A computed fold for a 1400-nucleotide RNA from an uncultured bacterium, annotated as small-subunit ribosomal RNA.
It matches the Rfam family "Bacterial small subunit ribosomal RNA". Rfam links the family to the GO terms ribosome and structural constituent of ribosome.

[in-house]
RNA sequence: CCCUUAGAGUUUGAUCCUGGCUCAGGAUGAACGCUGGCGGCGUGCUUAACACAUGCAAGUCGAACGGGGGUCAUUUUGCGGAAGUCUUCGGACGGAAGUGAUUUGACUCGAGUGGCGGACGGGUGAGUAACACGUGAGCAACCUGCCUUUUGCUGGGGAAUAACUGUGGGAAACCAUGGCUAAUACCGCAUGUUGUGCCAACUGGGCAUCCGGUUGGUAUGAAAGGAGAAAUCCGGCAGAAGAUGGGCUCGCGUCCGAUUAGAUAGUUGGUGAGGUAACGGCUCACCAAGUCAGCGAUCGGUAGCCGGACUGAGAGGUUGAACGGCCACAUUGGGACUGAGACACGGCCCAGACUCCUACGGGAGGCAGCAGUGGGGAAUAUUGCACAAUGGGCGAAAGCCUGAUGCAGCAACGCCGCGUGAGGGAAGACGGUCUUCGGAUUGUAAACCUUUAACUUUGGGGAAGAAAGAAAUGACGGUACCCAAAGGAGCAGCCACGGCUAACUACGUGCCAGCAGCCGCGGUAACACGUAGGUGGCAAGCGUUGUCCGGAAUUACUGGGUGUAAAGGGAGCGCAGGCGGGGAGACAAGUCGGCUGUGAAAUGCACAGGCUUAACCUGUGAAUUGCAGUUGAAACUGUUUUUCUUGAGUGGAGUAGAGGUAGGCGGAAUUCCGAGUGUAGCGGUGAAAUGCGUAGAUAUUCGGAGGAACACCAGUGGCGAAGGCGGCCUACUGGGCUCUAACUGACGCUGAGGCUCGAAAGUGUGGGGAGCAAACAGGAUUAGAUACCCUGGUAGUCCACACUGUAAACGACGCAUUACUAGGUGUGGGGGGGUCUGACCCCUUCCGUGCCGGAGGUAACGCAAUAAGCAAUCCACCUGGGGAGUGCGGCCGCAAGGGUGAAAUUCAAAAGAAUUGACGGGGACCCGCACAAGCAGUGGAUUAUGUGGUUUAAUUUGACGCAACGCGAAGAACCUUACCAGGUCUUGACAUCCGACUAACGAAUCAGAGAGGAAUUAGGUGCCCUUCGGGGAAAGAUGAGACAGGUGGUGCAUGGUUGUCGUCAGCUCGUGUCGUGAGAUGUUGGGUUAAGUCCCGCAACGAGCGCAACCCCUCCCAUUAGUUGCUACGCAAGAGCACUCUAAUGGGACCGCUACCGACAAGGUGGAGGAAGGUGGGGAGGACGUCAAAUCAUCAUGCCCCUUAUGACCUGGGGUACACACGUAAUACAAUGGUCGUUAACAACGGGAAGCGAAGCCGCGAGGCGGAGCAAAACCCCAAAAACGGUCUCAGUUCGGAUUGCAGGCUGCAACUCGCCUGCAUGAAGUAGGAAUUGCUAGUAAUCGCAGAUCAGCAUGCUGCGGUGAAUAAAAAACCGGGUCUUGUACACACCGCCCGUCA
Repeated sequence: CCCUUAGAGUUUGAUCCUGGCUCAGGAUGAACGCUGGCGGCGUGCUUAACACAUGCAAGUCGAACGGGGGUCAUUUUGCGGAAGUCUUCGGACGGAAGUGAUUUGACUCGAGUGGCGGACGGGUGAGUAACACGUGAGCAACCUGCCUUUUGCUGGGGAAUAACUGUGGGAAACCAUGGCUAAUACCGCAUGUUGUGCCAACUGGGCAUCCGGUUGGUAUGAAAGGAGAAAUCCGGCAGAAGAUGGGCUCGCGUCCGAUUAGAUAGUUGGUGAGGUAACGGCUCACCAAGUCAGCGAUCGGUAGCCGGACUGAGAGGUUGAACGGCCACAUUGGGACUGAGACACGGCCCAGACUCCUACGGGAGGCAGCAGUGGGGAAUAUUGCACAAUGGGCGAAAGCCUGAUGCAGCAACGCCGCGUGAGGGAAGACGGUCUUCGGAUUGUAAACCUUUAACUUUGGGGAAGAAAGAAAUGACGGUACCCAAAGGAGCAGCCACGGCUAACUACGUGCCAGCAGCCGCGGUAACACGUAGGUGGCAAGCGUUGUCCGGAAUUACUGGGUGUAAAGGGAGCGCAGGCGGGGAGACAAGUCGGCUGUGAAAUGCACAGGCUUAACCUGUGAAUUGCAGUUGAAACUGUUUUUCUUGAGUGGAGUAGAGGUAGGCGGAAUUCCGAGUGUAGCGGUGAAAUGCGUAGAUAUUCGGAGGAACACCAGUGGCGAAGGCGGCCUACUGGGCUCUAACUGACGCUGAGGCUCGAAAGUGUGGGGAGCAAACAGGAUUAGAUACCCUGGUAGUCCACACUGUAAACGACGCAUUACUAGGUGUGGGGGGGUCUGACCCCUUCCGUGCCGGAGGUAACGCAAUAAGCAAUCCACCUGGGGAGUGCGGCCGCAAGGGUGAAAUUCAAAAGAAUUGACGGGGACCCGCACAAGCAGUGGAUUAUGUGGUUUAAUUUGACGCAACGCGAAGAACCUUACCAGGUCUUGACAUCCGACUAACGAAUCAGAGAGGAAUUAGGUGCCCUUCGGGGAAAGAUGAGACAGGUGGUGCAUGGUUGUCGUCAGCUCGUGUCGUGAGAUGUUGGGUUAAGUCCCGCAACGAGCGCAACCCCUCCCAUUAGUUGCUACGCAAGAGCACUCUAAUGGGACCGCUACCGACAAGGUGGAGGAAGGUGGGGAGGACGUCAAAUCAUCAUGCCCCUUAUGACCUGGGGUACACACGUAAUACAAUGGUCGUUAACAACGGGAAGCGAAGCCGCGAGGCGGAGCAAAACCCCAAAAACGGUCUCAGUUCGGAUUGCAGGCUGCAACUCGCCUGCAUGAAGUAGGAAUUGCUAGUAAUCGCAGAUCAGCAUGCUGCGGUGAAUAAAAAACCGGGUCUUGUACACACCGCCCGUCA
């Protein structure tokens, strides 16, 4: 300089951080599932180095040799006798084919002798942790057949042997023996350049042992021929040199385990000998006692090594299939032979296992060569063609051999390329899916039109690969390729669609079936399961599984940490090791340059080229970051020499101290003992009891004994390395600090192992033992109490000597060391200075010990010169939670135990800090009929009413702590009614649409429980338009179907409405500021208030919803208006509007005035005035939200369910049942009362026409008759308690009225189930209510009646109204509920939480 480095999900209510788990990428000798058109190039037993049938994989040379067989030719010959000729027909001549033997020659076959090759090529990775491999050196310590170059030689002999033949043995394999024979087989002799050994002389060189050259002497050792007519060629022997291939040695590098720490006797070295191609304990004899090891020996486990391959930004990590190099192995183990080379894959011998043959005596075999078989396994191919090419062996050559190799076959196993069409085409077709029913989507997709031809099929042509020349010769292969024709025909799947992660709907299912990589989904509306449609991705493939790297900075060299998240050793001393002050010189090991050698090829990269392209192949270049050598530089590190003083140490002068060890002394207190005084308790606790005490305790006085600990001083004061150290004195002794600057001159820091110290408890031996006190005993407490409390009490605590070696051994911080970086303020020990001699004070400096705080850093909390800041050095330790500091092993210990320290398995978290809430039998402040003080009750009785339970054909249903239970229901005899029984209807009791019809309507009568039905018609005869035919609206009945209907389910699918916390004072927002962030601030604080009400202060300033006020009623007054009201007119009429009243508008109250308190505020306490005083009283009005609160049965509504019924109608029944339990009320238990009577007693809110109903009359009464008045300030409904007088006299009563009987009244179709009322009679429980519990603070409680809604009738309920009319508190300790601040938290479904143990 260039190139390069991506994250996400998951812990929480939310946040930041730590930390693990998981995913997205790439790769693969792969396998499995579904699917599958073609071609090219590659790849293909990763497992049993398991066993192998069959065939092939190493032969060749007759130009090294002898003999044999076959064929042909040839020589000689035996047998044979053909054709032909002659014929007297009797035969003769002739001699062919064939055949036997033999000579010579040629060709050929298989065996043998001999030569060369079977040590290459091919396979596999078992073994091996090693000079095996890689890399770089060395051999002055070595070998090398064939090949190349070169020098010289090749003379002359000999003895055998296989084959063959004979005999014998054996089942076979094969063996023994007699005889014959050849050679380039074997053995001597000669020669000997030269080699080798020895000796001598001269000479050159080096790297220690040493090496080379020249000359001379001496000893020793060679050979083979073959072919050819010949030339000549091929051989042979002895050397020298090269090349190639090997052997040996060394430096460096090369896995895990220390729960493997010591290993080693040929072991380490030496001398001598042997052996080897060669060095060497390689082997042997003797001698010595060494050698290796914490820089990991030995042992155990695993593994062929490398070039490379995969991944990665890189550094690294993983790997070693295919191709290439090296090594090792060939059924297992051992051994040698031959040979140039082997201790030999297709050679030999021995032993073992296995297999096969056998006549049982004995033999044969080795696929980890190519195919192939069995087996193992998730899994891996043809018993193919050819030597045409490349290469190898033999041969003079032709040639032969070659499962090396070249090719083909099988497999989507991988990489690469191509195709399944392309262009146009909207009625946006049909079909499918969804739907809000309108439509949307599939979708230009299809159909249809035009066009093309890669693959396919058929036909024709047809290579290169041959190096090659005169010819012959191609496995692949009639293949690649080219041309022509036909036909849109034959060619798309797989996975996914909740987030990560691109892509969504419907149906089915209902914590089932299932999914899932992580988080997680599924319990009736599943985008997560299954199916369908649609969509996304990749594509002849797509998914899944396994493995590796990445992401993972999650082992951190690059590049992490240790106060609280995992992590600092309990502390010190100190060997090794690591690191180390200033100046000068030298060297050049590290370091940094230049050059040289090497780093094989292939691979990868760049650039070119060749196959139509690509994969693939070829060429060139750079690179190969390494190692070695050589030459330079000298800043830094190092080594060495010299020097310095500031680090460190020594000396000198001082100084503080609970530093340590030993000995002695002291007083107070507890306990015990003795004696005295003294008498009934003491002691102990929340309260008690056990215990002690009349045998005299406790208390008190005196005396004594003994042990342990040292009040006050005493202090985030002192000392010590830590543990730790506290009365006083003495002795011994360690360390620190200050001052000085005389001495040494880097002597320093840290410190794995090692050694020492090390609280308490505990252990051993021996003492001691007052108090205290595990264990233990007793008493209490308690459901229990093996505890807390009490009374006792043993080890122990104390001393000496040993052991143990651990603690929240903590500052959770290696004060282990050094240097640097703002301040302020205390305190302990020194030094210096100033002021005035001092005390005191002030300034300054060193060491220690605290607090606060800035920068900085930290996840935050917090740290902050005593760092957790900025740097340097060394040591220790950590790597998710649990299992577990456990098990096993070894070490230590007398034991208890300590130290070291795993795995299986399981989870997706476990942690840290901080935030907001909620909670606390935490704290502070405050409020409320919350308590207290009171009054009246409930809980006991009877009745009414509601609920539970039970019962029933049904007892319809909802509501369940407060906040369900006189609640929905402001009123169940029928109806209501939803429930039950029975009887009925099915387009329906109710709505809309269509067709045809009819005006509609509608009795009496009949049977029936009624619904409904029958029956006929008595009666009745409408509106609008009209072309008078009719049509329309409305209505009725009828038919078919769409549909109606459902008080059926789900309030956990919903809307709306409501309850509750709570009329509590709170809940939020904008901007700003603070914090990485969740969040905080504001809203906290000081006061005050009923109030987040107001004031003051304040990094906040403002605002909103709530509070308050505005509204209504009530209390006072004024004004206005007054009839139906009122009246000062005797009554009436009339008049009037002062009063009462009515109803409209105003006024009035605001801490306004005043005294005091308060901060001069807000406000408070009292007073005056006033009808009313501090919100005058009451109502309406209910913030953000909580409770999946209540309601699908007010209503509305999604989804599900029923449809001759879960819909509709009717009759009757039920909801009113009754052993019992609970809630809410009524009435009582009596004298503050009951009862009777008297008086013109005295209200308010309201209601009234199918109504309220007066007067009068009848009835004991309920009530009846009656019908004045009133649609109401007019008429009516309309009071009771109270007051006054009489009586009852404390009883189950003249209390109480339940229950029951009889007789009546009223409403209503109808009072049996099942209404209300009246009269007479009957006369139950009950004598004031256990535990517990409710309401109420003034016109309130209590008590008394009245009205209204609902309603035909029915209230002890509900909602209102007025009459009479109290007591007590004004306090804050506790209970309940609430608000604010603060604190703790492992809670967040938020304490009805979370969570531990046991059992199932």
RNAcentral holds the sequence, with entries from Greengenes.